The prediction has a mean pLDDT of 82. Small-subunit ribosomal RNA, 3' major domain from an uncultured bacterium, 479 nucleotides, folded computationally. It matches the Rfam family "Bacterial small subunit ribosomal RNA".

Context: one part of a larger RNA
């Protein structure tokens, strides 16, 4: 000066309480231990590892095993010959698999004719190569406390010194925010504000979007002439600022209530992370110093593994049902995607999907059907018209190739599962809860991730208590 304290005072946080939903019980996904295993590839380990790196393991991805096969090498300079082809295409052969072998097309440019360029072959060594070790050698970069209100610093002041003051105090805010006081004056990194979204209005635009009012039309459509209202697009601008009144307070700052206004006291949402901590995390994104391999620790190429299965955890999804199931009818979104691409309508198929084939680099066509929710109808409490696991057969589709190991469809089968022990999660408003839709990754392959709108609650009295913070104090044998 600090750090602790089951010391004290004052605050604040979905910290607790007040509520709503789940998790812990079952089945399925998944990830991680842990066993196995020729390999089950590495990393991440309380918060803050465990749907995590990975935005997507059948080959490839790959890093792992296991046979095979290469040795200046898949990839970069250089140095010597040697060749104008050689590479590529394209046919054939053969291996499990690689130019491994063999044909055939291609036979480059300057030039002083030396030789250069460029290109491959083949030698030779310098060297390439390593997802190989050290994240306790390191840079970048990230988590975390915490969007917590904090952390210095200059000058003067006091103290022998370490240091203090400032930044303590009284108010008061979300905030070291502002105000008033003070041996302190001032200043910086943070806080706010400045971006972006979004709520309201105006203004210019009106085509692909729109259609009030006038016309024309139809099996049906803003389809058509128009129209620029209005929606909506997207640009520029208004708007909130304690500005106004009241009432509190020190006549401050500011608090409370009102008025007017789409919006009111930081209107909601994002970006934005201060000095540091934890030798955190990452040498497997990249980079890097030391160390180690070097006919392998490098390189390729089949095949298997990363998908294993007494078991323990996590995060999850789909249930247990009537606020439900399931049939039938009939609405209403937002945000996104599309050319090796999204594809309409037609036609076939119980479907998945096939076939044909407009249109569209897209406010134009498509993907596209939202879905819950509503109307009418059945099921009536049942392990059932709940659940939908699992299996058996028959098909789609991608892909060189679904055995080991994709997804999807139809029949058929119909496991556990009647609300879940100790404990534990998460949320204060368009929030939980609940319903669908999209989009990256991606040839195929989310119940994960990112987003997007529907519908649409309850509570919060209060801070005694748990937890994690701050600021003052005060006690330490700790540093």
């Nucleotide at each position: 000066u600090g750090a602790c304290g089951g010391g004290g005072a004052c605050c604040c946080g979905c910290a607790c309480a007040a509520g709503c939903g789940g998790u812990g019980g079952a089945g399925c996904a998944u990830g991680u231990g842990g066993u196995u295993u020729a390999a089950u590839u590495c990393g991440a380990a309380g918060c803050a590892a465990c749907g995590c790196g990975a935005a997507g393991a059948a080959c490839c991805u790959u890093a792992c095993c296991u046979g095979a096969c290469c040795u200046u090498g898949a990839c970069a300079u250089c140095u010597c010959u040697u060749u104008g082809a050689a590479a590529g295409u394209c046919c054939g052969g053969g291996u499990a698999a690689u130019g491994c072998c063999g044909g055939a097309c291609c036979c480059u440019c300057c030039u002083u004719c030396g030789g250069g360029a460029c290109a491959a072959a083949g030698a030779u060594g310098a060297c390439a190569g390593g997802u190989g070790g050290u994240g306790c050698a390191u840079g970048g970069u990230u988590g975390u406390c915490g969007u917590c209100a904090g952390c210095u610093c200059g000058u003067g002041u006091c103290g022998u010194g370490a240091g203090a003051u400032g930044u303590u105090g009284g108010g008061u805010u979300a905030a070291g925010u502002c105000c008033c006081g003070c041996a302190a004056c001032g200043a910086g990194c943070g806080c706010a504000a400045c971006c972006c979204u979004u709520g309201u209005c105006c203004u210019u635009a009106g085509u692909a979007g729109c259609c009030a009012g006038c016309a024309c039309g139809u099996u049906a459509a803003g389809g058509u002439g128009g129209g620029a209202a209005c929606u909506c697009u997207a640009a520029g601008g208004a708007g909130a600022c304690u500005g106004c009144c009241a009432g509190g307070g020190a006549u401050a700052a500011c608090c409370u209530g009102g008025a007017g206004g789409a919006a009111g006291g930081u209107g909601g949402g994002g970006a934005u992370g201060a000095c540091g901590u934890c030798a955190a995390a990452u040498c497997a994104u990249c980079a890097u110093g030391c160390c180690c391999c070097u006919u392998a620790u490098g390189g390729c190429c089949a095949g298997g593994g990363c998908u294993a299965c007494a078991c323990a955890c996590g995060u999850g999804c789909u249930a247990c049902a009537a606020u439900g199931g399931c049939g039938u009818a009939a609405a209403c979104a937002a945000a996104g995607g599309g050319a090796g691409g999204c594809a309409a309508c037609c036609c076939c198929g119980c479907g998945a999907g096939g076939g044909c084939a407009a249109g569209c680099a897209a406010a134009c066509c498509c993907c596209a059907a939202a879905a819950a929710a509503u109307g009418c109808g059945u099921c009536u409490c049942a392990g059932u018209u709940c659940g939908g696991a699992u299996u058996g057969c028959a098909g789609g589709c991608u892909g060189c190739a679904a055995c080991c190991c994709g997804c999807c469809u139809g029949c058929a089968u119909g496991a556990a599962g009647c609300u879940g022990g100790a404990a534990u999660c998460g949320c204060u408003a368009g929030u939980a809860a609940u319903c669908g839709c999209a989009g990256a990754u991606c040839a195929g392959a989310a119940u994960g991730c990112u987003g997007c709108g529907g519908u649409g609650a309850a509570u919060a009295c209060g801070u005694u208590c748990c937890c994690g913070g701050g600021u003052c104090u005060u006690g330490u044998a700790c540093a």